[in-house]
């Protein structure tokens, strides 16, 4: 000078973990006029009908559970690659 093998740095692909926002479930929900339905009942009318609207039901804000996904962003993470970079070891070969 060459080859090959290793570490470590930096790099690309992949995953995996943590935090954190959103979405999906579930739970629970009306103080404050939350919406919508509105049995019975009441009002109005001669009558048909209308009108307000209690309880119930439905939804839904907001809370709150455990996850799922999906973005961000963390690292002395994990894997495998690399036309770099430096380091070490072997061989050979130059002078």
């Nucleotide at each position: 000078g060459g080859a090959a093998g290793g570490u470590u740095g930096c790099g690309g692909c992949g995953g995996g973990c943590g935090a954190u926002u959103g979405u999906g479930u579930c739970g629970c929900c009306a103080a404050u006029c939350c919406g919508g339905u509105c049995a019975g009942g009441g009002u109005c009318g001669a009558a048909a009908g209308a009108c307000a609207g209690c309880a119930g039901c439905c939804g839904u804000a907001a809370c709150g559970a455990a996850u799922u996904u999906c973005a961000u962003c963390g690292g002395g993470u994990c894997g495998u690659u690399g036309u770099c970079a430096a380091c070490c070891u072997u061989c050979c070969a130059c002078c």
Molecule: Bacterial small signal recognition particle RNA
Organism: Alphaproteobacteria bacterium